Background
This is a predicted structure of a 74-nucleotide RNA (transfer RNA) from an Anaerolineae bacterium. Its Rfam family is "tRNA".
RNA sequence: UGGGGGAUAGUUUAAUGGUAGAACGGAUGACUCUGGAUCAUUUGGUCGGGGUUCGAAUCCCUGUCCCCCAGCCA
Repeated sequence: UGGGGGAUAGUUUAAUGGUAGAACGGAUGACUCUGGAUCAUUUGGUCGGGGUUCGAAUCCCUGUCCCCCAGCCA
């Protein structure tokens, strides 16, 4: 420098262009002598900017970062 893949909640991971989910975690409560376990409720997210569209996590452009492959110089 070129090509490919990726970025969603604190963590892991889903989501045909049409209500952003789950598990674990955190908080509160119940239970318990206490804790754990269990149960109930609750918490919290689409990497940044722009475009297309009635509607974008999803499609297009651009930037940043991470991973893989190839190449150049030394």
Taxonomically the source falls in Anaerolineae (Bacteria, Bacillati, Chloroflexota).